Predicted 3D model of an 85-nucleotide RNA (c-di-GMP-I riboswitch aptamer) from a soil metagenome. The RNAcentral record of the sequence draws on MGnify. Its Rfam family is "c-di-GMP-I riboswitch aptamer". Its family is annotated with cyclic-di-GMP binding in the Gene Ontology. Its mean pLDDT, the model's own confidence on a scale to 100, is 87.

[in-house]
RNA sequence: GACAAAGGCAAACCGGCCGUGAGGCCGGGACGCAAAGCCAAGGACCAGCCGCGCUCGUGGCGCGUCUGGCAGCCUGGCUGCCGAA
Numbered sequence: 001g002a003c004a005a006a007g008g009c010a011a012a013c014c015g016g017c018c019g020u021g022a023g024g025c026c027g028g029g030a031c032g033c034a035a036a037g038c039c040a041a042g043g044a045c046c047a048g049c050c051g052c053g054c055u056c057g058u059g060g061c062g063c064g065u066c067u068g069g070c071a072g073c074c075u076g077g078c079u080g081c082c083g084a085a
Stems, first nucleotide, its partner, number of pairs: 001082001008033002013028006031072001037078003041075003045069004050064006
């Protein structure tokens, strides 16, 4: 980062499996992606347990610590194909 070349990945959704859950894995499938390759270090967001408060219609909501998730939310780190302007 090109109306280039060779390729790559795979959203939503569907099926199966795992998980309390967020979500993950496999298969199908393509919305898109120049790192949509890898990494949970800093944020954002999501989930769970516990505590406090509100409400009380006993359901739910808010806040806090911890734990977990998320790389296709951002920042950051490492690596990689091609070689026009």